Predicted 3D model of a 168-nucleotide RNA (glmS glucosamine-6-phosphate activated ribozyme aptamer) from Rubrobacter sp.
The sequence was found by an Rfam model in a public genome assembly.
Lineage of the source: Bacteria > Bacillati > Rubrobacterales > Rubrobacteraceae > Rubrobacter.
RNA sequence: AGCAGCCAUAAAGCGCCAGGGCUACUGCUGCCCACACGGGAGCAGGAGUCGACGAGGCAGACGUUUAUCGAGUCGUUCGGCGGAUGCGUCUCGGCCUCCGGGUGGUCGUAAGGGUGGCGACAAACCCCGGUGGCGACACCGGGAACAAAAUGCCCCCCGCACCCGGGU
Numbered sequence: 001a002g003c004a005g006c007c008a009u010a011a012a013g014c015g016c017c018a019g020g021g022c023u024a025c026u027g028c029u030g031c032c033c034a035c036a037c038g039g040g041a042g043c044a045g046g047a048g049u050c051g052a053c054g055a056g057g058c059a060g061a062c063g064u065u066u067a068u069c070g071a072g073u074c075g076u077u078c079g080g081c082g083g084a085u086g087c088g089u090c091u092c093g094g095c096c097u098c099c100g101g102g103u104g105g106u107c108g109u110a111a112g113g114g115u116g117g118c119g120a121c122a123a124a125c126c127c128c129g130g131u132g133g134c135g136a137c138a139c140c141g142g143g144a145a146c147a148a149a150a151u152g153c154c155c156c157c158c159g160c161a162c163c164c165g166g167g168u
Base pairs, nucleotide, nucleotide: 014082015081016080017079019078020050021049022048023047025045026044027043028042029041031040032039033038053070054069055068059091060090061089062088063087064086092108093107094106095105096104098166099165100164101163102162103161112158113157114156116154117153118152126143127142128141129140130139131138132137
């Protein structure tokens, strides 16, 4: 230094890369430039690099995959794989009655639903400077901005049930 095992830490535009783009290197060429050396373009090879900018979202188990919102010079932020707080079923829990139980409904501990309205905040991008790399690129510091959905609040609409027992 490598390989294997074990342990710990690290996360949700979060991780990975067999398609693809780009970079340099090696090789090839009947094409273009050239007197030629060479250069260009193209192809092949392995190597490298890119491959989601934040906001928001978690009762548990199982299952499932195209699981919310905007930003961006909208170009690959493409494509693929894995995962994920979404969704479904069940369990548990809140509410629907003063108490207990059952059924059903609706949500998830901030624990009914819907339309509309109010409503605050970001990072990249951009600019300046720097570090590493032949390069594509990667990383760091500083500056100036700009969201939407959501939590929440307001008006209105809908729902606020049925059965058994008890209490008043």